[in-house]
Context: one part of a larger RNA
Molecule: small-subunit ribosomal RNA, 3' major domain
Organism: uncultured organism
RNA sequence: UGACGGGGGCCCGCACAAGCGGUGGAGUAUGUGGUUUAAUUCGACGCAACGCGAGGAACCUUACCGGGGCUGAAACACGUGGGAAAACCUUGUGAAAGCAGGGCUGCCUUCGGGCGCCCACGAUAGGUGCUGCAUGGCUGUCGUCAGCCCGUGUCGUGAGAUGUUGGGUUAAGUCCCGCAACGAGCGCAACCCCUGUCGCUAGUUACCAGCACGUCAUGGUGGGGACUCUAGCGAGACUGCCUACGCAAGUAGGAGGAAGGUGGGGACGACGUCAAGUCAUCAUGGCCCUUACGUCCCGGGCUACACACGUACUACAAUGGCUGGUAUAGAGGGCUGCAAUACCGCGAGGUGGAGCCAAUCCUUAAAGCCAGUCCCAGUUCGGAUUGGAGUCUGCAAUUCGACCCCAUGAAGUCGGAAUCGCUAGUAAUCGCGUAUCAGAAUGACGCGGUGAUACGUUCCCGGGCCUUGUACA
Numbered sequence: 001u002g003a004c005g006g007g008g009g010c011c012c013g014c015a016c017a018a019g020c021g022g023u024g025g026a027g028u029a030u031g032u033g034g035u036u037u038a039a040u041u042c043g044a045c046g047c048a049a050c051g052c053g054a055g056g057a058a059c060c061u062u063a064c065c066g067g068g069g070c071u072g073a074a075a076c077a078c079g080u081g082g083g084a085a086a087a088c089c090u091u092g093u094g095a096a097a098g099c100a101g102g103g104c105u106g107c108c109u110u111c112g113g114g115c116g117c118c119c120a121c122g123a124u125a126g127g128u129g130c131u132g133c134a135u136g137g138c139u140g141u142c143g144u145c146a147g148c149c150c151g152u153g154u155c156g157u158g159a160g161a162u163g164u165u166g167g168g169u170u171a172a173g174u175c176c177c178g179c180a181a182c183g184a185g186c187g188c189a190a191c192c193c194c195u196g197u198c199g200c201u202a203g204u205u206a207c208c209a210g211c212a213c214g215u216c217a218u219g220g221u222g223g224g225g226a227c228u229c230u231a232g233c234g235a236g237a238c239u240g241c242c243u244a245c246g247c248a249a250g251u252a253g254g255a256g257g258a259a260g261g262u263g264g265g266g267a268c269g270a271c272g273u274c275a276a277g278u279c280a281u282c283a284u285g286g287c288c289c290u291u292a293c294g295u296c297c298c299g300g301g302c303u304a305c306a307c308a309c310g311u312a313c314u315a316c317a318a319u320g321g322c323u324g325g326u327a328u329a330g331a332g333g334g335c336u337g338c339a340a341u342a343c344c345g346c347g348a349g350g351u352g353g354a355g356c357c358a359a360u361c362c363u364u365a366a367a368g369c370c371a372g373u374c375c376c377a378g379u380u381c382g383g384a385u386u387g388g389a390g391u392c393u394g395c396a397a398u399u400c401g402a403c404c405c406c407a408u409g410a411a412g413u414c415g416g417a418a419u420c421g422c423u424a425g426u427a428a429u430c431g432c433g434u435a436u437c438a439g440a441a442u443g444a445c446g447c448g449g450u451g452a453u454a455c456g457u458u459c460c461c462g463g464g465c466c467u468u469g470u471a472c473a
Base pairs, nucleotide, nucleotide: 001473002472003470004469005468007467008466009465010464011463012462013461015457016456019422020421021420022419023418026314027313028312029311030310031309032308033307034305035304042053043052064300065299066298067297068296069295070294078122079121080120081119082118083117088103089102090101091100092099093098106115107114108113126289127288129287130286131285135283136282137278138277139276140274142272147186148185150183151182152181153162154161155160166177167176168175192266193265194264195263197235198234199233200232201231202230203229207224208223211222212221213220238260241254242253243252244251245250316415320374321373322372323371324370325369326368333362334361337356338355342351343350344349381412386407387406388405390403391402392401428450429449430448431447432446433445434444
């Protein structure tokens, strides 16, 4: 000087408290461990591994296993020797890959040879083989915590200190005052994007107040540029104003205002820590394999199943289930595409194809509301499992897809110890969309609808500053 303390002081955070909803019990989905297996490819392991890499394993993917093959699937420059090939067509064999055979034949030439091609050898390729403790790059984490440093000066023999401590204040090393310090840098904040109010400009595919036409009905039509909206430019918030306190910084209250003291959300992550993660995105040093640890193909496996754990979904019901009627979004995607009306089918879906390269078409949200029914039961709750009949995608759904219909109807009556999330349009709840994608979400990422409880710092946990002890570095 740090680090540590079941030392002290001050302060903060869904850290606790006050609450709301869960997990832990059930079934299923999914990941992991374990076990099994010919193989169940590999990586990730407290927080910070475990719906993680994987934003989508039937084949492919695929790295694993079994079997059958090849010596190069792709690249570049060659050397030596030999040869007529290769592509294409075709026959046999085979699960395919491949192997064997037949047909067809190069270009230039000074006839020496050259170019292109094939085979063998050499040399190279190739490796998801090892080392993330040799590395780059990228990332997680403490932590969006308020810290981390430097120059000059001063102090100290020196390591170092000071500045950065102190008194206030702040979300903040934010600012003020003081001070042997005076300044500066990386961070904080601001500048960027979305959102909340208004104005101006513009008016189609969006809008429809007033005017006119038309319809069973609909901005349907003429028209309009008001409103909504779209998307560009501006305004607006700065403790600016008032009161109180204060030297100041600022704090408390108030006014006006769409918004008030960082308005809300995002992007943005200092010096460093964990030899944290990744050699399997990629790149790369070293080591290793080279008729195989390379590569092609078929089939299997990654989907196994006494069990254990994590993360989710669905429930256990009446604030509900079922039936009928009825209302209201936002954000996205669409040409190998999205697909309406119509017809067929109980349905998944099929036939067919208007419209849409999209503010135009696809395009009807669901909880909600209004009626009816069920009457507290393992039920008209719950839907696992199983049998049968099907649909779709795809070369192909047996291992191993999703969905539909009929039948079947399991566990489950609110969950021990323990433990998690959350402070506002948040939790909870309800549906919708997208990426990946032929098909295959209860996951991920977004979107809107309805919409709560708390207002304190004694304690637990983590963190910041000061101080103190130390046999630790």